[in-house]
């Protein structure tokens, strides 16, 4: 920096990613070289070999071999010489190097000091010495024991082994005198006296001289001890300590010291974290980072520590990886008696593990041990091997080459891309390969010979000549050959560079986070292609970064996580003004140190780089020293403004105790009275004739204190309210007398602390958990009602928590104002009062600022300072465990595993609310008529079926698509057939048979036979056959689509530009005040305008005028008829067709804001939109339709296509929807009689006439229609019968007989006549339509159509009502506002139990281990101490002996003590029947707690 919480926004906040790194591992792949690096796990066990020896110039002896002489039984033996093995004595080394990190949290490490408290082999410098004696012992020889390891006895031998004596100081000790230094001491120095202490030789012909050796002093280097600072976590470890702290004395040590012992004292450490527990080697450095930091301590360097585990000493200058002793575990050998061993050295092996190499070469170089040296030894080291483990370098070719080849992939079929890529042509030769030769690592090596010099030397230095040393590597060079041998991995949805196709179909799979996959996947798999890196590339793990996400640099706490419930106060932190001093902090200079390596800079060496070398800088640290004195600190002195005291005044529900009061309530007593009372939404339980309720009088009791009363007062908070008294705390104002910084905060600590709760004792009127009853309810362990215990009250004690809230810690200072209230002071004036000013307290608004915003704003959440508390994603969880407090309830402190990618704050727009306000609509209400009951019609579901084709499914499917299913339609089923096809286009080849007629078969389709005949411009056209492209599909997907449509809704809304406001989503405009049918209009306004909608424009209709009159009309004129516009004529009227007029709140009055508009009126055919229609904004429902049509993709292709026959779509226990007809008298039948409109008509309407009861038949006039026909309209009116009944209502059903259409009425048509005469007597819950020419009722026409199941649909006219008080309620809608945990938007969200699966955790009778101590027992090795008897060379004493003593040794004893045993506790871990809650898991159960007034407001204790 990015992704991720949301519909969107801002913020908070976590998770995740991009970077760098690694001793890595895993997957795929793998050409070469250089430099590095490689057992991180079991400090688990180890076979085998090697890793420390050397010196013969310290010492004695001396094998084999060779050789000389002598002897010989010729086998050999002896003597001498040479030779030097192996071993021993002795010296030095073995304490280095190498390996590891177990332990160790300080006896470690780092840095800086101290040592006046110390040591030091080898090395260097200086001074001085090296005399004289002695006795042993190994080796060796002899004899033994033992399996072995090993070991005993006797004899004899050497030394630079051991010992005595001498000499000696500048050494050591004692003492005396003096100087210097120190806080002081065993410091240092000068002088005197006394005492004590040493030695070894070797080489050589030859040593004062070389190598050793002794004493002393000094040096270098290395050590010991010690001080300060620093150096992990944990308080769920708070107290620890008896040699402990100090002193005296003694011992011990190289040395100080409780280091040890005895005695004395009672100290020492600790909140600046003692003690305990857990973890851990430390540092230089390394990784990362802008830096600060954070993490880390591989390789390299320094230090510490370890060596199978534990203990111990010895030797030595120094102590133990490959030394010793003991104990233990493990392993091996054994003759069973006893022995041996220690890879955390180099290789190697087993085991465990994701995982880490060769049982290599060499001492050539560097370094080390020994040696005079040559040299020997050296798994240190140098090299090689293995591993892409890391870093670095190189290569896998270069140039040309377009028919843009083939192949692959995509495609809109045109092409594009792979791609100059390849092929092909030319060139080069790095690396690897072959051959040759070979620089360098090697010199201050070593040897031999010579010369010169140093004091004459055996020693040293210089120099000359010759000879000599490479384990390993082999650069560069020359020659050869050949593009020949050398490219992969990951990724391509966003973050994040790079996309297409196919396959798959919530499957298989992917995934770092968000998330992809349910038939068009740029996210899975594959291919092509692209991107990134490249001998590697990815993944995993870990660290830092990003993360300002522990914030020192550099964060926060009103509401997001976070202020302790409140005060007092200890430690601590911080602290007013002036002067003086100091120099701890601070600042500056100088200086020492801060190892090397590393990092950085410069230069240089490997061809470059990695790597390496040289120089510099740096190492931000610590010490010493000088200077400064502002600030902080310390000392001293002073001051008054902070703080306090005093005096005067004063407000107040501040606190405690005691007493008093009235109203109300309940109970009791008495009176009156007489049937209910009480309670609720409605009731019931309850109570009352044994007298309630009501009312009057009286008595008792307990609790609380109406009005005053107020965002008024007081108190630290909790909290405090009748009145009076007593005691008592704090505040405020004024004065400026006193003290003189006495202050602020405050970890721990102490005190106070609502309600509920607990203990004991009282009290109990009302209220009232639990409990009982009544209701409500599906249930109701609730809400409501009737009762009612604890409690509420008092006293004494406990508890210690609350949403203990201003969700805002305390203090001080500063920073605009205005208004109100409370307690005071002061000044002025024109004094019931006003004005100005000042201090404190309580509130409201608001500027700047702050804040994510809401908001806050002198009472800060502003600006600063000081101190305390607290936070670090959500859940798990304020849980578990431990501790502590409490009588208990429980409080305080307070995790982890696991799980999620969010959880959250504020604000925005919507939606929603059993929120509010305003307003509409046949929404309710008021009415009229229906539906729901019956029969039938039609549609749907269901069932059935070979098929009952398909679609439509709440409103907004269900007389819907279908404005016509007997065949056809037809898509379905059964059966029979066709395969370039019923239909289109093209190509190639062939035929010339079209069409048509005809034979056979068949249900038809089809198959099949025969026959004749085409047009022509002679090219062909047309037709047919075969083949191939293709046709065809009512097959799928309406959730891939276009188009069309429904619905909210003819509801009044939906938006935009510019401007303004807001960080932003957004807001404003569009809200407000009026008004309207309307976002209609007016007005106001940070808005001003505009668009789509509304309205208007269009059509029909209502009135009038005008023009024109045929087929229409007929008043007047004329003619004719029984009659009729029938005729002549006419245009007056109706009507028709055109064109116009008219209605605009225009006029008057009232209201209204001088508006819009509204109410009433006039005129008018019509009045405030006149009535009706067409017209449907942005959008919603993945609404409907792939079966109207079109169309992507998928699917079928002798079939899912096509043809045909028959059947089905009409099937019937049932359910629903929409209708028709009825149930009758406002009716039915019959007779008579009147008045329409819209329409239709040629394969048609069909008059009149005639036949038939009728449907209809026959015949035909007229009419393509204002002319003729359909066509009589019906209800109505007049008259008559029926008289309330299953009827003269009703017509279903059934039988019979017919008519018509049509190839054809069986499944399955309509109609007619005769007969039959079912249910039904007005319809439960519920529900539908309608506000006027409407409902209701009456007929009539048309489309489709051969006919018709039409009672449907679309129209037309006739007759023609009732009601609307009103907006409480139901439904739908609009606007504003409010709440919200909803946004798939309440059909939302969401809680808990139970059931089920999985996971981690806690408890638990117990059980099994670990760890560190403690007490007791036993006690190895060993130091120290003691020691009778025993043993005893040199040396010393006495003495001379076969001696004794001293001393030494063995043995024994004592103290201490490892391991072991016993014991009771502590602590940690494993496991545990069972048990507890927790978490997670598309569709389990029960309820509905929360979010809206969530339907009882919610929440905290």
């Nucleotide at each position: 920096g990015a992704g991720u919480u949301u519909g969107a926004u801002c913020c908070u906040g976590g998770c995740u990613c991009a970077g760098a790194a690694u001793g890595a591992a895993c997957g795929u792949u793998g050409g070469c070289g250089g430099c590095g690096u490689g057992g991180a796990u079991u400090a688990g066990g180890c076979a085998u070999g090697c890793a420390a020896g050397u010196c013969g110039a310290a010492c004695g002896a001396g094998a084999a071999g060779c050789u000389u002489c002598u002897c010989u039984u010729c086998g050999g033996a002896g003597a001498g010489g040479u030779g030097g093995a192996g071993a021993g004595u002795g010296g030095c080394g073995a304490a280095c190097u190498g390996c590891g990190u177990a332990g160790u949290a300080a006896u470690a490490g780092a840095u800086a000091g101290g040592u006046a408290a110390c040591g030091u082999g080898c090395c260097c410098c200086a001074a001085g010495g090296u005399c004289u004696g002695g006795g042993a012992u190994a080796g060796c020889c002899g004899c033994g024991g033992g399996a072995a390891a090993c070991u005993g006895c006797g004899g004899g031998u050497a030394a630079u082994a051991c010992c005595g004596g001498a000499u000696a100081a500048u050494c050591u000790c004692u003492u005396c005198a003096g100087g210097c230094a120190u806080g002081g001491u065993g410091g240092u120095u000068u002088g005197g006296a006394g005492a004590g202490c040493a030695a070894a030789g070797g080489u050589g012909a030859g040593a004062u001289u070389c190598c050793g050796u002794c004493u002393u002093g000094g040096g270098a280097g290395c050590g010991g001890c010690u001080u300060a600072u620093u150096g992990g976590g944990u308080a769920u470890u708070a107290g620890c300590u008896u040699g402990u702290u100090g002193g005296u004395a003694a011992g011990g040590u190289a040395a100080c010291g409780g280091c040890u012992u005895a005695c004395c004292a009672a100290g020492g450490c600790u909140g600046u974290g003692a003690u305990g527990c857990c973890u851990a080697g430390g540092g230089g450095g390394u990784g990362u980072u802008a830096g600060c930091g954070c993490a880390u301590g591989a390789c390299c360097c320094c230090c510490a520590c370890g060596a199978c585990u534990g203990g111990g000493a010895c030797u030595g200058a120094g102590a133990a990886c490959u030394g010793c002793c003991c104990a233990g575990a493990c392993a091996c050998c054994u003759a069973c008696g006893g022995g041996u061993g220690g890879c955390u050295g180099c290789a190697g092996u087993c085991g465990a593990g994701a995982a880490u190499c060769u049982u290599c070469g060499g001492c050539a170089a560097u370094g080390g041990a020994c040696g005079a040296a040559a040299g020997u030894c050296u798994g240190a080291c140098c090299g090689a091997g293995c591993g892409a483990c890391g870093c670095c370098g190189c290569g896998u070719g270069c140039g040309g080459g377009a028919u843009g080849a083939a192949g692959g992939c995509c495609c809109u079929u045109g092409g594009g891309u792979u791609g100059u890529a390849a092929a092909c042509c030319g060139c080069u030769g790095u690396c690897a390969g072959a051959g040759g030769g070979g620089a360098u690592g090697a010199a201050a090596u070593u040897c031999c010979a010579g010369a010169g010099g140093g004091u004459c030397c055996u020693c040293c230095c210089u120099u000359u000549g010759g000879a000599u040393u490479g384990a390993c590597a082999g650069a560069g060079c020359c020659u050869c050959a050949a593009a020949g041998g050398a490219a992969g991995c990951a990724c391509g949805g966003g973050c994040u560079a790079a996309g297409u196709a196919c396959g798959u179909g919530c499957c298989a799979g992917c995934a770092g986070c968000c998330g992809c996959g349910g038939u068009a996947a740029u996210a899975c798999g594959u291919a092509c292609u692209g991107u990134g890196c490249g001998a590697a590339c990815g993944u995993u793990a870990u660290u830092c970064g990003g993360a300002a996400u522990c914030a020192c640099u550099g964060g926060g706490c009103u509401u997001a996580a976070a202020g302790g419930g409140u005060g007092c106060g200890u430690a601590g932190g911080c602290g007013g003004u002036c002067g003086u001093u100091u120099a701890a902090g601070u600042a500056g200079g100088g200086u020492g140190u801060g190892a090397a390596a590393u990092c950085c800079c410069c230069c240089g060496g490997c061809u470059c780089a990695a790597c390496c070398g040289g120089g510099g800088a740096a190492c931000u640290g610590c010490g010493c020293u000088c200077u400064a004195a502002a600030c902080u600190g310390g000392g001293c002195g002073a001051c008054u403004c902070g703080a306090g005291u005093a005096a005067g005044a004063u407000a107040g529900g501040g606190g405690u105790g005691u007493g008093c009061g009235g109203a109300a309530c309940u109970u009791c007593c008495g009176g009156u009275g007489g049937a209910g009372c009480g309670g609720u939404g409605a009731a019931a339980u309850g109570u009352g004739u044994u007298g309630a309720u009501a009312u009057c009088g009286g008595a008792a009791g307990g609790a609380a204190c109406a009005c005053c009363a107020g965002u008024a007062g007081c108190g630290a908070a909790a909290g405090c309210g009748g009145c009076a008294c007593a005691c008592u705390g704090g505040g405020u104002c004024u004065u400026a007398a006193c003290u003189g910084a006495c202050g602020c905060u405050g970890a721990g600590g102490c005190a106070c602390g609502a309600a509920a709760g607990c203990u004991a004792g009282g009290g109990u009127a009302g209220c009232g958990a639990a409990c009982g009853g009544g209701a409500u309810u599906a249930g109701a362990u609730a809400c409501c009602c009737c009762g009612g215990u604890a409690g509420u009250c008092c006293u004494a004690g406990c508890c210690g928590u609350a949403a203990a809230c201003g969700a805002u810690g305390a203090g001080c200072a500063c920073u605009a104002g205005u208004u109100g209230g409370g307690a005071g002071g002061c000044g002025c004036c024109c004094u019931a009062g006003g004005c100005a000013u000042u201090u404190c307290c309580c509130a409201a608004c608001g500027u700047a600022g702050c804040a994510a915003a809401a908001g806050u704003g002198u009472u800060a959440a502003g600006u600063g300072c000081u101190c305390c508390g607290c936070c670090u994603g959500g859940g798990g969880a304020g849980u578990a465990u431990g501790g502590u407090c409490g009588c208990a309830a429980g409080g305080c402190u307070g995790a982890a595993a696991c799980u999620c990618a969010a959880a959250g704050g504020a604000a925005u727009u919507g939606a929603c609310g059993g929120g509010g306000c305003c307003c509409c609509g046949c929404a309710c209400a008021a009415g009229c008529g229906g539906c729901g009951g019956a029969g039938c019609a039609u549609g749907c579901g269901g069932c059935u079926u070979a098929a009952u084709u398909c679609g439509a499914u709440g409103c907004a499917a269900c007389c819907c698509g279908a404005a016509g299913a007997a065949c056809c339609u037809u898509a379905c089923c059964u059966g029979g057939c066709c395969u370039u096809g019923a239909c289109a286009u093209c190509a190639u080849g062939g035929a010339u048979c079209u069409a048509c007629c005809u034979u056979u078969u068949g249900a038809a389709a089809g198959a099949u036979u025969g026959g004749g005949u085409g047009c022509u411009u002679c090219g062909g056209c047309g037709u047919c056959c075969a083949u191939g492209a293709c046709a065809g599909g009512u097959g799928g997907u309406g959730c891939a689509u276009g188009g069309c449509u429904g619905u909210c809704g003819u509801c009044a809304g939906c938006u935009c530009g510019u401007g303004u406001c807001g960080u932003g989503a957004g807001a404003u405009g569009u809200u407000g005040g009026g008004u309207u049918a309307a976002g209609u209009c007016c007005u106001g306004c940070a808005a001003c305008g505009a668009g789509c909608g509304c309205g208007a424009c269009c059509c029909c209709u209502a009135u009038c005028c005008u023009a024109u009159g045929u087929u229409g009309c007929c008043a007047g004129c004329g003619g004719a008829u029984u009659a009729u516009g029938c005729c002549g004529g006419g245009g007056a009227c109706u009507c028709a067709u055109g064109g116009g007029a008219g209605a605009c709140u225009g006029c008057c009055g009232g209201g209204g804001a001088c508006a819009a508009c509204u109410c009433g009126g006039a005129g008018g055919a019509a009045g405030g939109c006149g009535g009706g229609g067409a017209u449907g904004a942005c959008g919603u429902c993945a609404a409907g339709u792939c079966a109207u049509c079109a169309u992507g993709c998928c699917c079928c292709u002798u079939a899912u296509g096509g043809c045909c026959a028959g059947g089905g779509c009409u099937g019937c226990a049932c359910g629903c929807a929409u209708g028709c007809u009825a149930c009758a008298a406002u009716g039915g039948g019959c007779g008579g009689u009147a008045c329409a409109a819209c329409g239709g008509g040629a394969a048609g309407c069909g008059a009149a006439g005639u036949c038939g009861c009728g449907a209809g038949g026959c015949c035909u006039a007229g009419c393509g229609a204002a002319u003729c026909c359909c066509a009589c309209a019906a209800a109505g009116c007049c008259g008559u019968c029926c008289u309330c009944a299953g009827u003269u209502c009703g017509g279903a059903u059934u039988g019979g007989a017919g008519u018509c259409u049509g190839c054809a009425a069986c499944u399955c048509g309509a109609c007619u006549c005769c007969a039959u005469g079912a249910a039904g007597c007005c319809g439960g819950a519920g529900u539908c339509g309608c506000u006027a020419g409407u409902a209701a009722u009456c007929g009539u026409g048309g489309a489709u159509c051969a006919g018709c199941a039409a009672u449907g649909c679309c129209g037309c006219g006739g007759u023609g009502a009732a009601u609307a008080c009103g907006u409480u309620c139901u439904c739908g809608g609009g606007g504003c506002u409010u709440g919200u945990a909803c946004a798939c938007a309440c059909c939302g969200c969401c809680c808990g139990u139970c059931a089920u699966a999985u996971c981690a955790c806690g408890g638990a009778a117990g059980u099994c281990g670990g760890u560190a101590a403690c007490g007791c027992c036993c006690a190895a090795a060993g130091u120290c101490a003691g020691u009778g008897g025993c043993c005893u060379a040199a040396c010393c004493c006495c003495u001379u002996g076969u001696g004794g003593g001293a001393g030494g040794g063995a043995g024994c004893u004592g103290c201490c003590u490892a391991a072991g045993g016993c014991g009771g506790g502590a602590u940690c871990g494993g496991u545990g029947a069972c048990u507890g809650g927790g978490a997670u898991g598309a569709a389990g159960u029960c309820g509905u707690a929360a979010c809206a007034a969530g339907g009882u407001a919610g929440c905290c204790g």